Predicted 3D model of a 184-nucleotide RNA (Lysine riboswitch aptamer) from Desulfosporosinus sp. Sb-LF. Model confidence (mean pLDDT): 79 of 100.
[in-house]
RNA sequence: AGGUGUGGUAGAGGCGCGAAUGACAAGAGUACUGUGGAGAAAGUUGCGGAAACUGAUGAACCCAUAGGAAAGGGGAUUUCGCCGAAGCCCAAAAAGCCGCAAUUUUUGGCGCUGGGUCUGUAGUGAAGAACUGCAGGACUGUCACGCGAUGCUUAGAGUCAUCGUGUGGAGAACUACUCCCAAC
Numbered sequence: 001a002g003g004u005g006u007g008g009u010a011g012a013g014g015c016g017c018g019a020a021u022g023a024c025a026a027g028a029g030u031a032c033u034g035u036g037g038a039g040a041a042a043g044u045u046g047c048g049g050a051a052a053c054u055g056a057u058g059a060a061c062c063c064a065u066a067g068g069a070a071a072g073g074g075g076a077u078u079u080c081g082c083c084g085a086a087g088c089c090c091a092a093a094a095a096g097c098c099g100c101a102a103u104u105u106u107u108g109g110c111g112c113u114g115g116g117u118c119u120g121u122a123g124u125g126a127a128g129a130a131c132u133g134c135a136g137g138a139c140u141g142u143c144a145c146g147c148g149a150u151g152c153u154u155a156g157a158g159u160c161a162u163c164g165u166g167u168g169g170a171g172a173a174c175u176a177c178u179c180c181c182a183a184c
Stems, first nucleotide, its partner, number of pairs: 003181001005179001007178005014083001016082005024074001032067006042054003046100004086113003089109007114140002117137008142169010
């Protein structure tokens, strides 16, 4: 100088990721309750069943009137953990009566995604907020290769470094140092 390996340590991408707190907005004059009117046998979970409760002393639904929330989600500020940070997908298990769906938690997977943003679309949602999936656009970081310029070195070329530009790849990646093996 080089090789090897999920080796170790420390770093970079930037409106960077996640968690907590949370002024505040919205949820909403909604759910619900009282009164009156009308109504007439069912009602209580997303669907179906079981159980229990309410209902002719009039339920459900609708109208008027008086009162009137909350949760999840968002969020300034601050703090903490970090850079496959994290998110999604698949499988298994558990939680609530049973089945399906949905939700939450845990475990597994060399399944997908470098990152934020914008647009369209689908889902969740009160929502034009936000989150997630898919597709596309420009931007950005990183490495490889090609071209060009500058600098160092050299007789010259090459190599090396920086910048610009084009194409492409993916995070078990990239950069720096180091451990192990091993050649000279």

The model forms 100% of the base pairs in the Rfam consensus.